The RNA shown here (Bacterial large signal recognition particle RNA) has 265 nucleotides and comes from Firmicutes bacterium UBA993. Of the family's consensus pairs, 94% are formed in the model. Lineage of the source: Bacteria > Bacillati > Bacillota. It matches the Rfam family "Bacterial large signal recognition particle RNA". Its Rfam clan is "SRP clan". The family's RNA type in Rfam is non-coding RNA gene.

[in-house]
This record gives sequence, C1' cells and structure tokens, in this order.
RNA sequence: CCGCGCUAGACGGGGAGAUAGCGGUGCCCUGUACCCGCAAUCCGCUACAGCGGGGUUGAAUUCCUGCCCCCGGUUGUUCUUUUUCAGGGUCAGCGUCGGGCAAGUGGUGUUGAGGGCCCGGUCCCGUGCGGCGCAGACUCAUGAACCCCGUCAGAUCCGGAAGGAAGCAGCGGUAAGUGAGAAUUUGCGGGUGCCACGGGAGCGCCGGACCGGAGCUAACUGCCCGGUCAGCGUUUGGAGAUGACAGCCAAAGGCAGGUGCGCGG
Repeated sequence: CCGCGCUAGACGGGGAGAUAGCGGUGCCCUGUACCCGCAAUCCGCUACAGCGGGGUUGAAUUCCUGCCCCCGGUUGUUCUUUUUCAGGGUCAGCGUCGGGCAAGUGGUGUUGAGGGCCCGGUCCCGUGCGGCGCAGACUCAUGAACCCCGUCAGAUCCGGAAGGAAGCAGCGGUAAGUGAGAAUUUGCGGGUGCCACGGGAGCGCCGGACCGGAGCUAACUGCCCGGUCAGCGUUUGGAGAUGACAGCCAAAGGCAGGUGCGCGG
C1' cells in the first nucleotide's frame, strides 16, 4: 500500500416549557433521516443520565471535535413607533360660561359722535273719549179660545111694556213672550287704543331742541382675568404589540483537523 473480517460509534436535530437535573411522550422550528412496547392527574434514569427487545450500517463524503455562516427561539428596570385600562381640573391646552380691553373686521357718525343741559315718550293715578263683546232700553212686526181692556153681530137672561144686564165669536189694542234691527241710549267686561286732559314718579331705555366739534359701539376675530369640563390633547400609573440593540441557545449547510482491532499478501 492492497484484500478480507470485526468492534467503538451511527441510524435525525434543535428551541421553549416542565424537572433537583437528564432524556422521552406533547407544543414550536428545520427537515425526511430503522422497527416494537412504556409515558403529562406523566414514563424511565442519576452528571458516564431514557428503559427493555430486535434489525441495518460501520473506521470514513457517513463517527468525533473546532470554526464560519445562519432558518428559528428566548432574555432585557434599554430605545423607537404605537394600542388599551384607570386616575388627575394647582394643565396659562382644545371646548364652554362670566367679566374686562379695544388691536383687526363690521355697524354707526360733519345730513353732526360721545358729553353737558333741557323737553317729551315709555311707567303709575284720576277724569273723559273711542272701539270690541254681552245684556237691556228703543223702533217695527208678531203675540191671550177662556181665567186682560174696549166695542160687542148672533144668541141668552130680567121686565106687561119702555128699557136694562151678563157676554162668546169677530174686529181694534195691550201684558208676559218671540223675531228682526240701521241710528240713538244705559249697564257690565277686557289679551281694548301710535287717544285727550290733569297730576305724579323717574334707575333704565327711546326720541328731539340748544351748546360743542370727532368719535361711539362691543356682534365677530384677538388679548387679559376668573370658573367649569375627564369627550380630545397633555400628564401619572398599569397591562400589551411592532421594530432596533445587546446577551444566550441554535437546525440544515460549508471548511479544517482527529480517530481503532485482527488475519493474509
């Protein structure tokens, strides 16, 4: 160096969790890399760490170690972005209320502002006037079989007669009542009046004469002060999510190194 046969080993691995710790079953990642039995109110072991049984391969591309790369996982009083719950009105915040200022806008003002002074209205009382509504008077009409009046046909009664009496219907009128009504008049009432006269009150508001000569107003914007408000923003605390950074673990892959025994030639 070659050939033949054995043995160690290998026949998936990893993460979290659980556990005194290790491995497995279960979950997750990678990925296809023996079989049977046991196993999460767990199963089997003891730092040499699954137990029991069987099979294939076997000293190297396959076993072992180290490094590189890296799917993925996990940790954090950290940072970015952000979700949600709760609290807070001693938060110059938004919103909103009250008071003030008068810079801007607007309104008004030499057809004369604010102001001064005077007069009047609005307000109250009294006396009136008008109007509306209701009721009455009044006018006209109607209206009593009898129990209203007048006249009383016919008829009735008294009388010897002359005459007298009561009196229905009809007619005329009237009472209570009914209907209509322009004007006139009386009383009562009011969600009555650009009403009149007299007296009173007088903060405010409205209007006007005179004096005077340029502002006044505070509706909106703005500013100041004082309140209210947990809906928004801010703030305090809690519980999360995404990403970054740092640490730990890490499959598959790549590179390098290491590693038996026997026989024969």